[in-house]
């Protein structure tokens, strides 16, 4: 965009169309084929008449009857219009329904029939005389349940038979003419022979024969088109054809006899599946795909198979006869039936309508008509199934109502939308009226379609979407649940994706979904696609059919062009018109059917054909080149074995070994024999050859290619399905060989394991003959051949010119190679050996897996090969190329990275911190580097967040509101484990006197309050990589892009620091510098610091002094500045000079873009979500300090470089205002403690520096002296309180430890070690942190290696980036199969 549609949700009216796609399944009931008395008998009805008959009444009566009366009944003739049955005679072969079957001359288109037929119709020319016998109905017998017959007997016709006539009709025979593609056909004449007819109404028609002509409808033949499969390759005996003879309308193997062996077929036969075909539908720009409803043509079929019979005309959907399955009846003996006709049922299905009116009209049958029939038709009725019109109200109307969602809380939207006002009246409903359609009469539709009126906005809007394709967003709810999803993908706490709701979009009486078709899809590519790496060139040569094919010039006219003519059915489409109020929809008319036939024509291309010709192709001569092929023979060199000599103990092998070999003599080494294989150097992107592939040297026999040359043939040429041959190396089969080397195997080793690499050994096999196999990354992953399109440089083979010639320059033909323009390619890249431009002919490809399988077949001894699927599953496999990131890739470069050295840790004891385990609690947190003396610059109580118990609920804490009080605060008392609780006691400012501040209690709601939860919602903050040289950006330039250059290179740096080159030129954020601190020094100042020289002291105590040290401030100095060498005359480096100091002088402070969901919601801040008499808050004791036990980080130590002892030097920074630091002096062994001088600090004070140096004592031992832990027992100190659980002191006690396994960390110079000093935190508590001095070294060959980084490169199947992907067995559960 479309549907014969179907599901969901929803529904107002009309118009035209449409409606079992599946069971060709089975049918109840009723219709759907009959007409005609003007073809015929005979029955029935009715009415007349005639005869028979003789009732009922009537009048009379002698009641005895007479007389008149004529019904019924029953006969006989006519006459009527009518009813069923039967003989006749049309018609039931049309019209209706189905698509089962058919790959077919069924169909479609164009043809033929000189091979045929045609009833009714219409034209023509003739006819129709005269006879005959039956059968039904009917009667009468009679059988059966029925269906349905038998027997006897009667009759009638347009029914049946003969017999007459009868041609220009049929058949036979033989002729003459003209025609024809052929058999032959027309006419015309002769002879012989055959064969008709029906009446009927009644006066004019309608029938009847025959015989022609026409129309009509049918048969039959033939050209050309008409799905898939070759994993269906051969098929076929009436088969293919003659002859003859049946048979049909009619040609024919349609049949039959004989007789020949044909006949289809790679242009696809034969079999298999599938299917009614066509005009048309639907899509699509067209080509073309896909369909075959409903309309129309054609075929077939009628419960399922076979049969004929009538008849013009079936082999017959509502005839027949057999058979078969199924149903129904049956008295069991036998019968009956056939919805794929219209309605309907049942069923089956996801689904598809009334057992409805009428023949009015349009057609058929029948009939002379009337007229009868007709589920053809006409038209109603059900279904929004489709298409099309129409409504579901206009217009005004902001207080922008209400409600509803929302919110930044102000607003916003819904939204002129609602109310309201005013209008109007299409459908619907109600009322009147009222067609056409119908020719004179006859309307089922139908009081219908239309037309008027009154009358009420009433009675008429849903569906689907909203995340990007795709027009349309928000709230809230859910929390990888519920669910959506057409792809992508959405949802694991802030979903425009699910639910539901405002709100919006879009179609609209519908609107989604599904299902199927085109389209897009250039995604089978005719138009219009490709095959180097993405799918895809055969492994290679010959070569058959086939397709393609140089140059000139005649001829034909098959393709090809063009003009006529028929056909191309109607409706469809298209265009102009027209009719329903529009339109759908129907009506006219025109084009259109792109196609096939038949004719005339043109001759350029293509074909066929003649003649010609030398440019492809081929062929003689003349040359050189070659690891082309076969076969035979020869030759060294090496391994190996055998034989012998010398030797004598190892050989040999490997990262290291072992197995193996050797004292029975090995490896080595000489000398000699024996075999087999393979040909060093030459050897070269060097030749050859189709490819596979070929190397020693020599001979024979051999293919093929190149130049040169010719007066030779003359298009003989490309490609090439099928076919043939050839085809590494494994492998097989026979028979030989067998040195080495080697699958399998077997030791050794390696390793967790090693069925592997690695070594010792070894057998098939590698060799040769002769035969299979037919495959490889059989690769240039590039199929053959021809032609053309810029160069430039090598090598092989030849040849031509020229020149000064062992040579060189140009040039030209073949061949192999780099490099490079155009052009081509997704790009990488090919580029005259194209992956260019262009022909030609083969082969191959259409996502990925499953599968190069399975299963058939062919082949092959087998191993296998060729050929080649489904099912089912994924949504991506692939390709080229970017940028990371990585690598047990490389190139280069740094770093306490290694090493080079010191010194630790790992071992003991104890501090500490974490694990873990424990407990009521052991609060939380940090976890490789980059968590553990980390947050904690210090837990006894508070901290404190954790647990026991007890207490308060507006609340320890904040802001409003009300009331009360004058406090609050401070004292002080009880009670309490302890807040809480209860009591006394004192006690406010300011005032316009109303009142207000302020505070405290009491009350109510707003709210407080959470170290509750997420660091993976956050901000902020900090770690690390890393003080690593990196990280980017403009503009331009390259490329399609990704993205690249720049920023790479060549030097150098500590530096992406610089200098040089460069398509790149600038620039920023890093680096450097600019800051402090430290090392010289210069000036100024000189007090609390200093003292040289002068006075002077116990003492720089003082006086003075401003030198000096030191403080304070501001300079100065280093810049590769100078020299000399190296390098490019560069940046830089090396070495000197001078200097305090030299090549960043030494140290901080300073961390680019950016990694890691690093770390922190317990500093802080903070979304969201939790709790509210508690997860909040108050108090008290506990705990955070536990202890089988692993781990980190210290400190102490093992001891003589040392421990104690006495005596005795020298610093630096630094701290002390109130609870500070605290001299001297008292006291105490000690820690302290009394006392309190001085100090708000360059003054006092902590404070004593210790290592170091002297002098003694130990004397190598777990030590009377190393080491101190643990324990006692006494004390000191802060502090409400040291029990749990502080420091410190005295004595006393004296553990383990004797230098620490695997392993591992600091550290390059004032650095390591070592010594001691300060400070924060702090009432108290440091081995811990952070600083300060003192004393003060060793070693650096160097970058192979280990770890970490940098820059370029390369690979990559990562990209969550190697802690990455990923392949494969096992288990374990289900299915299925097979043992």
């Nucleotide at each position: 965009g479309a549907u014969g549609a179907a599901c969901g949700c929803u529904g107002g009216c009309g118009g035209c169309g449409u409606g079992c796609c599946u069971a060709a399944c089975a049918c109840a009931u009723g219709c759907a084929a009959g007409u005609c008395g003007a073809a015929c008998g005979a029955a029935g009805c009715u009415u007349u008449u005639g005869g028979u008959g003789g009732a009922a009444g009537u009048a009379c009566u002698u009641c005895g009857g007479u007389a008149c009366g004529g019904a019924a009944g029953c006969u006989a003739a006519a006459a009527g219009a009518c009813u069923g049955a039967g003989u006749g005679g049309c018609g039931g072969a049309c019209g209706g329904g189905u698509g089962a079957g058919u790959a077919a001359c069924g169909c479609g288109u164009g043809g033929g029939u000189a091979a045929c037929c045609u009833a009714c119709c219409u034209c023509g020319u003739a006819c129709a005389g005269g006879g005959g016998g039956a059968c039904a109905a009917c009667a009468g017998a009679u059988g059966g349940a029925a269906a349905c017959g038998u027997c006897u007997g009667c009759u009638a016709a347009u029914a049946c038979c003969g017999c007459a006539u009868a041609a220009g009709c049929g058949c036979a025979c033989a002729g003459u003419a003209u025609c024809g593609c052929a058999u032959g056909a027309u006419a015309c004449a002769g002879u012989g022979u055959g064969a008709a007819a029906a009446g009927c109404c009644g006066a004019g028609a309608c029938g009847g024969u025959a015989c022609g002509a026409g129309a009509u409808g049918g048969a039959c033949c033939c050209g050309c088109g008409u799905c898939u499969g070759a994993u269906u390759a051969g098929c076929u005996a009436g088969u293919u054809g003659g002859u003859a003879a049946g048979g049909u309308a009619g040609a024919g193997g349609c049949u039959u006899a004989c007789c020949a062996a044909g006949g289809c077929g790679a242009c696809g036969a034969u079999c298999a599946g599938u299917a009614g075909c066509c005009g048309a539908c639907u899509u699509g720009a067209g080509a073309g795909a896909g369909u075959g409803a409903c309309c129309g043509g054609c075929c077939a079929c009628a419960u399922u198979g076979g049969g004929a019979c009538u008849g013009a005309g079936a082999c017959a959907c509502g005839g027949c006869c057999c058979a078969a399955a199924c149903u129904c009846c049956u008295a069991c003996g036998g019968g009956a039936g056939g919805c794929a006709g219209c309605a309907g049922u049942g069923g089956g299905g996801g689904a598809u309508a009334u057992u409805g009116c009428a023949c009015a009209a349009u057609g058929g049958g029948g009939g002379a008509a009337a007229c009868c029939c007709u589920g053809a038709u006409g038209c109603a009725g059900c279904g929004a199934c489709g298409c099309c019109g129409c409504g579901u109200g206009a217009a005004g109307g902001a207080a922008g109502a209400a409600g509803u969602a929302u919110u930044u809380c102000g607003g916003u939207a819904u939204g002129u939308a609602a109310a309201c006002u005013u209008c109007u009246a299409u459908c619907a409903g109600c009322a009147g009226g009222g067609a056409a359609g119908a020719a004179a009469a006859u309307g089922a539709c139908g009081g219908u379609a239309c037309c008027u009126g009154a009358c009420u906005a009433a009675g008429a809007a849903g569906c689907c979407c909203c995340g990007g394709c795709u027009a349309a967003c928000u709230a809230u709810g859910u929390g990888c649940c519920a669910g959506c999803a057409g792809c992508c993908g959405c949802g694991g706490u802030a979903a425009u994706a699910c639910a539901u709701a405002g709100g919006g979009g879009g179609c609209a009486a519908g609107c989604g979904u599904u299902a199927u078709c085109c389209g897009g899809a250039a995604u089978g590519a005719c138009u219009g696609g490709g095959u180097g790496u993405a799918a895809a060139g055969g492994g290679a040569g010959c070569g058959u059919a086939g397709g393609c094919g140089g140059a000139a010039u005649g001829g034909c006219a098959a393709g090809u062009c063009u003009g006529a003519u028929g056909u191309g059915a109607a409706a469809a489409c298209c265009c102009g018109g027209g009719g329903c109020u529009c339109a759908a929809c129907c009506c006219c008319g025109g084009g259109c059917c792109u196609g096939c036939a038949u004719u005339g024509g043109a001759a350029a291309c293509u074909g066929c054909u003649g003649u010609u010709c030398u440019a492809g192709a081929g062929a003689g001569c003349a040359g050189g080149a070659g690891a082309g092929g076969u076969a035979a023979g020869c030759g060294g060199a090496a391994u190996u074995c055998c034989u012998g000599g010398u030797g004598u103990a190892g050989c040999g092998g490997u990262g290291a070994a072992a197995u193996g070999c050797g004292u029975a003599g090995a490896u080595a080494u000489c000398a000699g024999g024996a075999g087999g294989a393979a040909c060093a150097c030459c050897g070269g992107u060097g030749g050859c050859g189709a490819a596979g592939g070929c190397g020693g040297c020599u001979u024979a026999c051999u293919g093929g290619a190149c130049u040169g040359u010719u007066a030779c043939u003359g298009a003989c040429g490309c490609u090439g399905a099928g076919g043939c041959u050839c085809g590494a190396a494994a492998g097989c089969g026979u028979g030989g060989g067998g040195a080495g080397c080697a699958a399998a195997c077997a030791g050794g080793a390696u390793u967790a394991g090693a069925u592997a690499c690695c070594c010792u050994g070894g057998u098939a096999g590698u060799c040769c003959a002769c035969g299979c196999c037919g495959u490889a990354a059989a690769c240039g992953a590039u199929g053959a051949a021809u032609a053309c399109u810029a160069g430039g440089u090598g090598u092989c083979g030849g040849g031509u010119a020229g020149c000064g010639a062992a040579g060189c320059u140009a040039u030209u033909c073949g061949g192999u190679g780099c490099c490079g323009c155009a052009g081509c390619a997704a790009a990488c890249g090919c580029a005259a050996u194209a992956a260019g431009u262009a022909u030609u002919c083969c082969a191959c490809c259409u996502g990925g897996g499953g599968a190069g399988u399975a299963c058939g077949u062919u082949c092959g001894c087998a191993a296998g090969a060729a050929u080649g699927a489904a099912a089912c599953u994924c949504a991506a496999a692939g390709g080229a190329a970017u940028u990371g990131a990585c690598g047990g890739g490389g190139a280069c470069c740094c770093g306490c990275a290694c090493a080079a050295g010191c010194g630790g840790u790992g071992g003991a004891g104890c501090a500490u911190g974490u694990g873990g385990u424990u407990u009521a609690a052991u609060u939380c947190g940090a976890a490789g580097c980059a968590a553990c003396g980390c947050g904690a610059a210090g837990a006894a109580c508070c901290u404190u967040a954790c647990c026991a118990a007890a207490u308060c609920u507006u609340g320890a804490c904040a802001u409003a509101c009300c009331a009360a009080u004058g406090a609050c605060c401070g004292g002080u008392c009880g009670g309490u484990a302890a807040u809480g609780c209860g009591g006394c006691c004192u006690u406010u400012c300011c005032u316009u006197c109303g009142g207000g501040a302020c505070a405290u209690u009491g009350g109510a709601u707003a709210c407080a309050g959470g170290u509750g939860g997420u660091g993976c919602a956050u901000g902020g903050u900090u770690g690390u990589c890393g003080u690593c040289a990196g990280c980017u950006c403009g503009u331009g330039u390259c490329g399609u892009g990704a993205g690249a250059u720049g920023u790479u290179g060549g030097g150098u740096u500590a530096a992406g620091u610089c200098c040089c080159g460069c398509a790149a030129c600038g620039a920023g954020c890093g680096c450097a510098a600019c800051c402090c601190c430290u090392a010289u020094u210069g000036u100024a100042u000189g007090u609390a610091a200093c003292c040289a020289g002068c006075a002077g002291u116990u003492a720089g105590a003082u006086g003075g002094g401003g030198a000096c040290u030191c403080a304070u401030a501001c300079g100065a100095g280093a810049c590769a500045g100078c020299c000399g060498g190296a390098g490019a005359u560069a940046a830089u480096c090396c070495g000197g000079a001078g200097g305090a100091a030299g090549g960043c002088g030494g140290g901080g402070a300073u961390g680019a873009c950016g990694u890691c969901a690093a770390a922190u919601c317990a500093u802080c801040a903070u979304g969201c979500c939790c709790c509210u008499u508690a997860u909040g808050a108050u108090u008290u004791g506990g705990g955070c300090u536990a202890c089988a036990c692993a781990c980190g980080u210290g400190c102490u130590a093992c001891a003589a470089u040392g421990a104690c002892g006495c005596a005795a030097a020298c610093a630096a920074a630094g701290g002390g205002c109130g609870a500070g630091c605290g001299a001297c002096c008292c006291u105490g062994u000690g820690a302290a403690g009394g006392u309190g001088a001085g100090c708000a600090a360059a003054u006092c004070u902590c404070a004593a520096a210790a290592a170091a140096g002297g002098c003694g004592u130990c004397u190598c031992a777990g030590u009377c002296g190393c080491g101190g832990a643990u324990u006692g027992u006494a004390g000191u100190c802060u502090g409400c309180a040291a029990c749990u659980c502080g420091a410190c002191u005295a004595c006393a006690u004296g553990a383990a430890g004797c230098c620490g396994g695997a392993a591992u960390c600091g550290c390059u110079a004032g650095u390591a070690a070592u010594c001691g000093u300060g400070a924060a935190u702090c009432a108290g508590a440091a081995u811990g942190u952070c600083a300060c001095g003192g004393u003060g070294a060793a070693u650096a060959c160097g970058u192979u290696c280990c770890c970490g980084g940098g820059u370029c490169u390369u690979g990559u199947a990562c990209a969550c980036a190697c802690c990455g992907c990923c392949c494969g067995u096992c288990a374990c559960a289900c299915c299925a199969u097979g043992g």
Record summary
The RNA shown here (small-subunit ribosomal RNA) has 1379 nucleotides and comes from an uncultured bacterium.